[in-house]
RNA sequence: GGCCCAGUAGCUCAGUGGUAGAGCAAUAGACUGAAAAUCUAUGUGUCGCUGGUUCGAUUCUAGCUUGGGCCA
Numbered sequence: 001g002g003c004c005c006a007g008u009a010g011c012u013c014a015g016u017g018g019u020a021g022a023g024c025a026a027u028a029g030a031c032u033g034a035a036a037a038u039c040u041a042u043g044u045g046u047c048g049c050u051g052g053u054u055c056g057a058u059u060c061u062a063g064c065u066u067g068g069g070c071c072a
Stems, first nucleotide, its partner, number of pairs: 001071007010024004018055001026042005048064005
């Protein structure tokens, strides 16, 4: 330098055009003498950034950027 993949909650990840979810973690409450375990409730997010298409974009598309892989 060329090609490919990925970037979504604190972490690991779903989500193929109609106002974004799960598990774990966290917080609050119940229980306990106290803690752990268990039960109940709570999503906290500029969907990496800037444009384009569309009535409408996390999703399609162009560029950029970050990380990983392959080739040279």
Predicted 3D model of a 72-nucleotide RNA (transfer RNA) from a Rickettsiales bacterium.
The RNAcentral record of the sequence draws on ENA.
Model confidence (mean pLDDT): 81 of 100.
Its Rfam family is "tRNA". By type it is a transfer RNA. Rfam links the family to the GO term triplet codon-amino acid adaptor activity. About the family: Transfer RNA (tRNA) molecules are approximately 80 nucleotides in length.